Overview
Model confidence (mean pLDDT): 86 of 100. The part of an RNA shown here (small-subunit ribosomal RNA, central domain) has 350 nucleotides and comes from an uncultured bacterium. RNAcentral holds the full RNA, with entries from ENA and SILVA.

Context: one part of a larger RNA
RNA sequence: CUGGGCGUAAAGCGCCCGCAGGCGGUCUGCCCAGUUCAGACUGACACUCCUCGGCUUAACCGAGGACGGCGUAUGAAGACGAGCAGACUUGAGGGAUAGAGAGGGACAGGGAAUUCCGGGUGGAGUGGUGAAAUGCGUAGAUAUCCGGAGGAACACCAAAGGCGAAGGCACUGUCCUGGCUAUUACCUGACGCUCAGGGGCGAAAGCGAGGGGAGCGAACGGGAUUAGAUACCCCGGUAGUCCUCGCCGUAAACGAUGACCACUAGAGGUUCGGGGUAUCGACCCCCUGAGUCUCGCAGCUAACGCGAUAAGUGGUCCGCCUGGGGAGUACGGUCGCAAGAUUAAAACUC
Numbered sequence: 001c002u003g004g005g006c007g008u009a010a011a012g013c014g015c016c017c018g019c020a021g022g023c024g025g026u027c028u029g030c031c032c033a034g035u036u037c038a039g040a041c042u043g044a045c046a047c048u049c050c051u052c053g054g055c056u057u058a059a060c061c062g063a064g065g066a067c068g069g070c071g072u073a074u075g076a077a078g079a080c081g082a083g084c085a086g087a088c089u090u091g092a093g094g095g096a097u098a099g100a101g102a103g104g105g106a107c108a109g110g111g112a113a114u115u116c117c118g119g120g121u122g123g124a125g126u127g128g129u130g131a132a133a134u135g136c137g138u139a140g141a142u143a144u145c146c147g148g149a150g151g152a153a154c155a156c157c158a159a160a161g162g163c164g165a166a167g168g169c170a171c172u173g174u175c176c177u178g179g180c181u182a183u184u185a186c187c188u189g190a191c192g193c194u195c196a197g198g199g200g201c202g203a204a205a206g207c208g209a210g211g212g213g214a215g216c217g218a219a220c221g222g223g224a225u226u227a228g229a230u231a232c233c234c235c236g237g238u239a240g241u242c243c244u245c246g247c248c249g250u251a252a253a254c255g256a257u258g259a260c261c262a263c264u265a266g267a268g269g270u271u272c273g274g275g276g277u278a279u280c281g282a283c284c285c286c287c288u289g290a291g292u293c294u295c296g297c298a299g300c301u302a303a304c305g306c307g308a309u310a311a312g313u314g315g316u317c318c319g320c321c322u323g324g325g326g327a328g329u330a331c332g333g334u335c336g337c338a339a340g341a342u343u344a345a346a347a348c349u350c
Base pairs, nucleotide, nucleotide: 004321005320006319007304008303012318014201015200016199017198021194022193023192025088026087027086028085029084030083034080035077036076037075038074040072041071048066049065050064051063052062053061054060091191092188093187094186095184096183097182098181099180103177104176105175106174107173108172109171110154115149116148117147118146119145120144121143125136126135162169163168206247207246208245209244210243211242215241216240220236221235222234223233258317259316260315261314262313263312266295267294268293269292270291271290272289273288274287275286276285299306300305323350324349325348332343333342334341335340
């Protein structure tokens, strides 16, 4: 290399866009460098195989013959593939008409609650726990009423619900903006799929600069518990959590399941559409599209399970795996302010 694999055994890049590359719908004509066929040449010796022979046999050796790959030129075929030309509409895209949505960004507004501040009432506790204590409180706390400040998050609705490529997205309104679905069959006419490199997005934590800081809360201090308690519980509390700009680029980034296409029993729920039936109208009922959840036939699977949202049956392209430890480490490279990320061994050992 050939091969076997990747839900849980090793293995799907976190996700998307996309150049090169690979692969590519229907019909017709032309062409013949791919492809197939024919005979020819070539295919050194040795080797391999067949036949015969020489050493007493064999190994070994000698002679003759043969197959096959690559290659060369010629001729033929014209299905498939390529190329060229023309056409098509079902793939793809566009238009028109409808529709749903926490999809993204900016700005503005709202109420509940916690905390703090001021004032009133009030007068001894409160808080916390398994029980306590630290803490707070006669300098008037807790409780309660009124007023104010500020930050963060948006109860109910809420759902197996919706949207997004993923990360993720939820108070309300306005503006800007991306994607999706259905119907129609008006337009283009294969314009497609995948994608090494490359580019972009990417939770939390962390980093730089500037703001902000209510609650929570690594570190830290104290109180308990305990043999000890660098913890679990309690009282405090800094960074952080929030905003703006710039980095980081990781995750059990999970459906532990790459993307796209086609085909292969059914049943039920749910979200959003289209058509029909029915009706005064809505509901109901039937057909159908897109999404989503549960069960299940065939089939698959080591089993668990999967089962039209496949892990079934096939196709195209990419990524990845190859015993455990050493090790996702060292070294080198690249990136980063750093933390570190990424690429990625070997000795040795079982």